[in-house]
This record gives sequence, structure tokens and C1' cells, in this order.
RNA sequence: CGGAGUAUGGCGCAGUCCGGUAGCGCACUCGCCUGGGGGGCGAGGGGUCGUAGGUUCGAAUCCUGCUACUCCGA
Repeated sequence: CGGAGUAUGGCGCAGUCCGGUAGCGCACUCGCCUGGGGGGCGAGGGGUCGUAGGUUCGAAUCCUGCUACUCCGA
């Protein structure tokens, strides 16, 4: 320098293909069960989807630039 992939709550991931108000597990908070520990059950809080634009009635999802990381090639 060329090509490809990844980027979503604290952590790990799904959702993207076929655009329609963001979800799961763990963790956290509260309550309950248990003599306690451990464990179990119920409820709840927390992200606007790496970033800047564009398209659209509507974008995590489509298009473009950029950033970070990983891989391949030179």
C1' cells in the first nucleotide's frame, strides 16, 4: 500500500441476509424461600448499536468517509 473481517448495557453474545419503537446469558439492585453458607424464585435499573454524514415516513440493519483491532497479500 491492496483485500477481508470485527466494533451492540459492566463482561460474553444474538438481532443485520428480507429496514419497522434493542434482546439473551452472566453480573448488579430490591424482595422472598433456606438456621447460615451455597443455592433457588420473583421484580427492577442500566446501551440508542465505534464515529461523521447520506438515503428513507422510519436505519443497529442500506450507501459513503474516518477510527481501533484482527487476518491475508505485496
Molecule: transfer RNA
Organism: Ahrensia sp. R2A130